[in-house]
Molecule: c-di-GMP-I riboswitch aptamer
Organism: Metabacillus litoralis
RNA sequence: UCAGUCAAAGGGCAAACCUAUUGAAAAAUAGGGACGCAAAGUCACAGGUCUAACGUUCUUACUAUGAUGGCUGGACUGCCUGA
Numbered sequence: 001u002c003a004g005u006c007a008a009a010g011g012g013c014a015a016a017c018c019u020a021u022u023g024a025a026a027a028a029u030a031g032g033g034a035c036g037c038a039a040a041g042u043c044a045c046a047g048g049u050c051u052a053a054c055g056u057u058c059u060u061a062c063u064a065u066g067a068u069g070g071c072u073g074g075a076c077u078g079c080c081u082g083a
Base pairs, nucleotide, nucleotide: 006082012037013036017032018031019030020029021028022027035070041076042075043074045073046072047071048068049067050066055062056061
């Protein structure tokens, strides 16, 4: 320095749910709250998934430019200290 993460220390984040707000919705933001997480830090590039406003469709429905990083991959970055 790179990779893995058995142990320790300091800690970090925050699922469901509730309240308020935004949004057509999915969902997001803030507060409360902890299911869990060694990247559950950042990025929507690829795939997947969700929603369907606009548009299309006789109807049923189709459709992302919307969302999701706590779905997967990938990229970048970070804390501590024994082995």